[in-house]
RNA sequence: CCGUAUUGCAGGCCUAAUCCCUGAUGAGGGAACGGGGGAAAUUAUUUGGGGUGAAUAACACGACUUAUGUGUUUAGGGCUAACUCUCAGUCCGAAUCCGUCAACUAACCUCGUAAGCCUAGGAGAGGAGAGAU
Numbered sequence: 001c002c003g004u005a006u007u008g009c010a011g012g013c014c015u016a017a018u019c020c021c022u023g024a025u026g027a028g029g030g031a032a033c034g035g036g037g038g039a040a041a042u043u044a045u046u047u048g049g050g051g052u053g054a055a056u057a058a059c060a061c062g063a064c065u066u067a068u069g070u071g072u073u074u075a076g077g078g079c080u081a082a083c084u085c086u087c088a089g090u091c092c093g094a095a096u097c098c099g100u101c102a103a104c105u106a107a108c109c110u111c112g113u114a115a116g117c118c119u120a121g122g123a124g125a126g127g128a129g130a131g132a133u
């Protein structure tokens, strides 16, 4: 000097997954955000069906239950450091749950607030907000 790893602090990304209070190391409560169930009217149809989620669909090759993969595209979705729009660039396009059962749905009932990552991080236009003088 370069690279890697770990720890702490700070800032940020995805997501509903954050904040506050009590308690004191056991555990709770509230706000906020999000999910499910659940009338009437209306709607729908039994090939099983349904939910969360952006994550749906097509084609080609491979494989052959000792399998369930690879590639290209795609509905749709995220990021580029306040917000919106446009341009440009870049990435994702999974997984899982219920168990024969659920459309919508007022009252009402009920559940979640996990996990995983990044490091100085483009341009133009517009509308707001804050601070200083």
Stems, first nucleotide, its partner, number of pairs: 010119004018031005032113006042103001048101001049098004057073005076092005083126005